A computed fold for an 87-nucleotide RNA from a Candidatus Liptonbacteria bacterium, annotated as transfer RNA. Lineage of the source: Bacteria > Bacteria candidate phyla > Candidatus Liptoniibacteriota. Rfam family: tRNA. Rfam classes the family as a transfer RNA. The prediction has a mean pLDDT of 81.
RNA sequence: GGUGGGGUGGCUGAGUGGUCGAAGGCGCCACACUCGAAAUGUGGUGUACCCGAAAGGGUACCGUGAGUUCAAAUCUCACCCCCACCG
Repeated sequence: GGUGGGGUGGCUGAGUGGUCGAAGGCGCCACACUCGAAAUGUGGUGUACCCGAAAGGGUACCGUGAGUUCAAAUCUCACCCCCACCG
C1' cells in the first nucleotide's frame, strides 16, 4: 500500500430502515430471604442540555463529519482507530 471484518450504555454484546437509547449477560443500588453473609428472587440503574417547586416530561447522542430518505445504529461517501490476511 491492497482486501476483508469490526467500533453500540461502567464492561460485554444483540439489533442491519419504522414505539431501539436500544434485547440479553456482567457490574452497581434498593428490597426480600438469612442470626449474619453468600447464593437466589424482585425492582431500579447511560450522558448532556432544556422545562418543572417536586414528581415527572422533552430534545440530542450508536467512532467523527457529511449525504440519501417521510423515517438511519442500520444505506452511501470521506476520515480516525482496532483485528486478520495479501504484497